[in-house]
RNA sequence: GGAGCCGGCCGGGCGGCCGCGGUCGGCCUUCGGGCCGGUCGAGGAAAGUCCGGGCUCCGCAGGGCAGGGUGCUGGGUAACGCCCAGGCGGGGGCGACCUCGCGAAGGCGCCACAGAGAACAGACCGCCCGCGCGGGCGACCGCGCGAGCAAGGGUGAAACGGUGAGGUAAGAGCUCACCAGCGGACCGGGCGACCGGUCCGGCUCGGCAAGCCCCACCCGGAGCAAGGCCAAGCAGGGAGCGCCCGGCGGGCACGCAGCGAUGCGAGGCCCCGCCGGACAGGACGGCCCGUCCGAGCUCCCGGGUAGGCCGCACGAGCUGCAUCCCCUCGGGGACGCGCCGGGGCGCCGUAAAGCGCUCAGAGAGAUGGCCGCCGCCAGCCCGCGAGGGCCGGCACAGAACCCGGCUUACAGGCCGACUCCUCCA
Numbered sequence: 001g002g003a004g005c006c007g008g009c010c011g012g013g014c015g016g017c018c019g020c021g022g023u024c025g026g027c028c029u030u031c032g033g034g035c036c037g038g039u040c041g042a043g044g045a046a047a048g049u050c051c052g053g054g055c056u057c058c059g060c061a062g063g064g065c066a067g068g069g070u071g072c073u074g075g076g077u078a079a080c081g082c083c084c085a086g087g088c089g090g091g092g093g094c095g096a097c098c099u100c101g102c103g104a105a106g107g108c109g110c111c112a113c114a115g116a117g118a119a120c121a122g123a124c125c126g127c128c129c130g131c132g133c134g135g136g137c138g139a140c141c142g143c144g145c146g147a148g149c150a151a152g153g154g155u156g157a158a159a160c161g162g163u164g165a166g167g168u169a170a171g172a173g174c175u176c177a178c179c180a181g182c183g184g185a186c187c188g189g190g191c192g193a194c195c196g197g198u199c200c201g202g203c204u205c206g207g208c209a210a211g212c213c214c215c216a217c218c219c220g221g222a223g224c225a226a227g228g229c230c231a232a233g234c235a236g237g238g239a240g241c242g243c244c245c246g247g248c249g250g251g252c253a254c255g256c257a258g259c260g261a262u263g264c265g266a267g268g269c270c271c272c273g274c275c276g277g278a279c280a281g282g283a284c285g286g287c288c289c290g291u292c293c294g295a296g297c298u299c300c301c302g303g304g305u306a307g308g309c310c311g312c313a314c315g316a317g318c319u320g321c322a323u324c325c326c327c328u329c330g331g332g333g334a335c336g337c338g339c340c341g342g343g344g345c346g347c348c349g350u351a352a353a354g355c356g357c358u359c360a361g362a363g364a365g366a367u368g369g370c371c372g373c374c375g376c377c378a379g380c381c382c383g384c385g386a387g388g389g390c391c392g393g394c395a396c397a398g399a400a401c402c403c404g405g406c407u408u409a410c411a412g413g414c415c416g417a418c419u420c421c422u423c424c425a
Base pairs, nucleotide, nucleotide: 001421002420003419004418006416007415008414009413010412012374013373014372015371016370017369018368020041021040022039023038024037025036026035027034028033043396047407048406050405051404052403053402054401055223056222057221058220067219068218069217070216071215072086073085074084075083076082087102088101089100090099091098092097103213107212108211109208110207111206124153125152126149127148129146130145131144132143133142134141135140161179162178163177164176165175166174180204181203182201183200184199185198186197187196188195189194227310228309229308230307236301237300238299239298240297241296244277245276246275247274248273249272250271251270252268254265255264256263257262279294281293282292283291284290314341315340317339318338320337321336323334324333325332326331342359343358344357345356346355347354375394376393377392379390380389381388382387
């Protein structure tokens, strides 16, 4: 210098103008809100909602069954399927390192295609022996039948240890030596998974547990639309006040007469209209008067809809600073910053201590736009070059009860450790 690998971190900066949401103060208000000023306002993943916990409501004597989850070992933790360290095995890379797995000698089940046979296996080709027949002078060859064989071939992802010797008709852990695996006993090391070693046993025993299953441990359900408080209107229950009086006309019903149209009568716990007089109450912004309307009006109770508030953004903490308000001028109060204390995460550390970051909030949901300068990245142009100019872009993404993890997305960049290659001294 090049290529790579692991871990950690950042993820545009500054200024101006306009805008959005919360909150505090002031002013205005037709009470719905508006204006002005101060101040605060997204992430490393806020995402997926996959695990775990807090919180809330419901359920629950205790135990068991069923169901679900986790699964090598040790530790961390509020907890986890997370994290850290370690063990054993497989795969990839020259390497740093990456990646997958870890109950299969308890039982059952399954193992495609190919193959004769797929799990206490299997005679398709083959090897060997005997008998028969045929051929050949013969060694022997071919066919058939019977018996033996797991050495060789072939199939397959996988065919029931490997090499050598003995053995045999031919063979075979059939026997032996060595090697490999497995199991058992013992010794040593480790908290442990496990590791190292000695001896023994021919034991040679396939894979799948994300098929059933076995063992150990864990698990009640639903979720902030949880849940709590207040509470219009309508409906329900109860109480109080009022729904009145007179006149005229009409309708309807009634009695008598008439075949009927109709006439006459009596004035009805009924209805409508007009006029006059009262009256609870209402409208004209509040009160009095006045005008108009006028049959309903008012109060209480329980549950509770709309709606509102809380949950809910760490603290009844201090009062140093800025802004604002009140005021008896000493003080008091509010938002924000700061300090102290607390929760969470990280760093350092044996521990304690310390340091850094963080704690926005809401209601169908605010955090954006433009301009200037700088930074970074592409493209084009100019220049021998250092460089300059023009234009475009700056990822993934958007809190909604909170927290710890995991996973996924992500332009560009920074820091540290390590590996391989090459060059120089």
The RNA shown here (Bacterial RNase P class A) has 425 nucleotides and comes from an Actinomycetota bacterium. It is recorded under the gene name rnpB. The RNAcentral record of the sequence draws on ENA. It matches the Rfam family "Bacterial RNase P class A". The family's RNA type in Rfam is ribozyme.